This is a predicted structure of a 72-nucleotide RNA (transfer RNA) from a soil metagenome. Model confidence (mean pLDDT): 81 of 100. The RNAcentral record of the sequence draws on MGnify. Rfam family: tRNA. By type it is a transfer RNA.
[in-house]
This record gives sequence, structure tokens and C1' cells, in this order.
RNA sequence: ACCGGUGUAGCCGAAUGGUAAGGCAUCGCCCUGUUAAGGCGACGAUUGGAGGUUCGAAUCCUCCCGCCGGUG
Repeated sequence: ACCGGUGUAGCCGAAUGGUAAGGCAUCGCCCUGUUAAGGCGACGAUUGGAGGUUCGAAUCCUCCCGCCGGUG
């Protein structure tokens, strides 16, 4: 340089173009002599950035950025 993949919460990780799941963590309560474990509840997302298409975009298109792999 070229090709392919990938980017969603502090971490992991879903989502046939139809208003973004779940788990861990965190916080509160219950339980316990205390902690851990367990139970109940709560909180958190400009879906990497900027544009475009569409009635509607995490999803499709373009450019850019980061990461991984391949070719040279």
C1' cells in the first nucleotide's frame, strides 16, 4: 500500500430495516454473629466519528479513525 473482518454500558455479549436482550460488575434491601454464597430490586448506551438512502438505520451505502488477520 492492497484485501478481508471487526467496533454496542466499566467488562463480556445479543438484536429478519420497525423505537437496543442477557450476563458480570456497581448501588440498595433481605438473609447471616460477620464475610462469602444465595434471594429481591435499582442504575447505566449520541450503537467508534461524519455524511447519505429510507416513513423509519446498531443493521444498507460513502468517507475517516481504532483494532485483528492476510497479501506484497